A computed fold for a 74-nucleotide RNA from a Candidatus Woesearchaeota archaeon, annotated as transfer RNA. Rfam family: tRNA. Rfam's curators write: Transfer RNA (tRNA) molecules are approximately 80 nucleotides in length. The sequence is in RNAcentral, with records from ENA.
[in-house]
RNA sequence: GGGCCAGUAAUUCAACCUGGUAGAAUGCCGCUUUCGCAUAGCGGAUGUUUUGGGUUCAAAUCCCAACUGGUCCA
Numbered sequence: 001g002g003g004c005c006a007g008u009a010a011u012u013c014a015a016c017c018u019g020g021u022a023g024a025a026u027g028c029c030g031c032u033u034u035c036g037c038a039u040a041g042c043g044g045a046u047g048u049u050u051u052g053g054g055u056u057c058a059a060a061u062c063c064c065a066a067c068u069g070g071u072c073c074a
Stems, first nucleotide, its partner, number of pairs: 001073007010026004020057001028044005050066005
């Protein structure tokens, strides 16, 4: 220098291909249970979907550029 992959909640990841209410688990907070703790059950709060621009009635999703990380080639 070039190819490919990834970036979404506090963390690990889905949803992307096929545009239409942003989700799960863990963690956090509250309640119940216990003498108390743990476990278990119930409920609650998460978020500028890396950044900018474009297409569209509508973009996490499609297109372009950039940034960061990983990997391969030179």
The organism belongs to Candidatus Woesearchaeota, within Archaea.